[in-house]
RNA sequence: GCGGAUGGCUGGACGGUCGCGGAGAAACCUCCGAGGAAAGUCCGGACUCCACAAAGCAUCGGUGCCGGGUAACGCCCGGCCGGGGAAACCCGAGGGAAAGCGCCACAGAGAACAGACCGCCCCGCUCGCGGGGUAAGGGUGAAACGGUGGGGUAAGAGCCCACCGCGGGACGGGCAACCGGACCGGCACGGCAAGCCCCACCGGGAGCAAUGCCAAAUAGGGACCUCAUGCGGGCUGCUUUGGCCCAGAGGUCCGGGUUGGCAGCUAAAGGGACGUGGCAACGCGUCUUUUAGAUGAAUGACCGUUCAGGGUCGCAAGACCCGGACAGAAUCCGGCUUACAGGCCAUCCGCGCUU
RNA sequence: CGGGGCGUGGCGCAGUCUGGUAGCGCACCUGUUUUGGGUACAGGGGGUCGUGAGUUCGAAUCUCGCCGCCCCGA
Numbered sequence: 001g002c003g004g005a006u007g008g009c010u011g012g013a014c015g016g017u018c019g020c021g022g023a024g025a026a027a028c029c030u031c032c033g034a035g036g037a038a039a040g041u042c043c044g045g046a047c048u049c050c051a052c053a054a055a056g057c058a059u060c061g062g063u064g065c066c067g068g069g070u071a072a073c074g075c076c077c078g079g080c081c082g083g084g085g086a087a088a089c090c091c092g093a094g095g096g097a098a099a100g101c102g103c104c105a106c107a108g109a110g111a112a113c114a115g116a117c118c119g120c121c122c123c124g125c126u127c128g129c130g131g132g133g134u135a136a137g138g139g140u141g142a143a144a145c146g147g148u149g150g151g152g153u154a155a156g157a158g159c160c161c162a163c164c165g166c167g168g169g170a171c172g173g174g175c176a177a178c179c180g181g182a183c184c185g186g187c188a189c190g191g192c193a194a195g196c197c198c199c200a201c202c203g204g205g206a207g208c209a210a211u212g213c214c215a216a217a218u219a220g221g222g223a224c225c226u227c228a229u230g231c232g233g234g235c236u237g238c239u240u241u242g243g244c245c246c247a248g249a250g251g252u253c254c255g256g257g258u259u260g261g262c263a264g265c266u267a268a269a270g271g272g273a274c275g276u277g278g279c280a281a282c283g284c285g286u287c288u289u290u291u292a293g294a295u296g297a298a299u300g301a302c303c304g305u306u307c308a309g310g311g312u313c314g315c316a317a318g319a320c321c322c323g324g325a326c327a328g329a330a331u332c333c334g335g336c337u338u339a340c341a342g343g344c345c346a347u348c349c350g351c352g353c354u355u
Numbered sequence: 356c357g358g359g360g361c362g363u364g365g366c367g368c369a370g371u372c373u374g375g376u377a378g379c380g381c382a383c384c385u386g387u388u389u390u391g392g393g394u395a396c397a398g399g400g401g402g403u404c405g406u407g408a409g410u411u412c413g414a415a416u417c418u419c420g421c422c423g424c425c426c427c428g429a
Stems, first nucleotide, its partner, number of pairs: 001351010012306007020033005035326001039337002042335005047207004054240004060203005065079005080094001081092004095198002100196002102192003117138002119134007146164006165187001166185003171180003211263004221254007232246004270289008309322005356428007365381004375412001383399005405421005
């Protein structure tokens, strides 16, 4: 210098004028006013209510190698195994197919306790057919019931032997996943669980339009069905236990009124610096720092200067023009996923050149 | 805030559950019939199965992410 891999940051800056939402008794005035994703609403929580939500179960839903982190998670970190790459590095829904059921099209002789189409070998005869043996060779297929070599045989075959693969495995290492493995077994155990299923673990439901209060409005309306009417019935999937609620309870439908205000509401599992434990995620300690809270919903427009970037003209110096990506809070946090112009930083790999 | 469904030739739909050659009707094109058109008959063309990835030998179908549309409840 070129090509590549990974992690992180930024998301124009300054000034002026006018405007919008909020706060300060606020007209003047002062201060504050979107994001890394505010998005998708895909997970996990906080919070609130469900007449109480304690325990168990699930035919319901989810998670799925191991260890750790965390309030929690399907997230993150570290490791193991498998796959890709020359490497840095990347990817993996990664438990179980010897519990059971199911499926494996077409082709092919045969597709799951397999199978003689061609071929090879033996026998018979009417001499091109019949009977038998054989999975070594050919052919089909995504997949053909271990591979290579030797022995053996009528031809063959784990039939026998060596090596490899596979299964079991004393013992050793590791918290574990897993790794190594003396020795044994002649080969049994095809694939699919993002088909049903089995195993382990997790989960009560609803959501700030939760919920509480004030004001306003009102006829606390009507129809049908089910259950019950005092050892009854009910309490959000089911069950148990206690506890609680009701003289009626529940469901479906039709109709009417109000659709205003306040609280919830923003300081939080917050951020930053330093020290410290840890490979890391992260934890601990000290110091420091911090006003968006709207409700048809504010956060904008214009002007000037300027840093990136692009275009045209020009030999050049330079001149002129264009000019910000994705997008925008709605109870709040932790993640994931998706969108994103341009710029910056750090680490690593390969090749070339120079010293 | 929460729940459900759909996307397949130009249009309307099957096929997806249980993976194996994408089909039906209308429309379109060509020919015959007719003086001509329609009708009728015969033949034919046309599909990234919304999109990107994964599982599998194999995906419209199974799984996940995204895009668009529709419906329902508080």
This is a predicted complex of two RNAs, RNase P RNA and transfer RNA, with 429 nucleotides together. The coordinates come from a structure-prediction model, not an experiment, and the mean pLDDT is 76.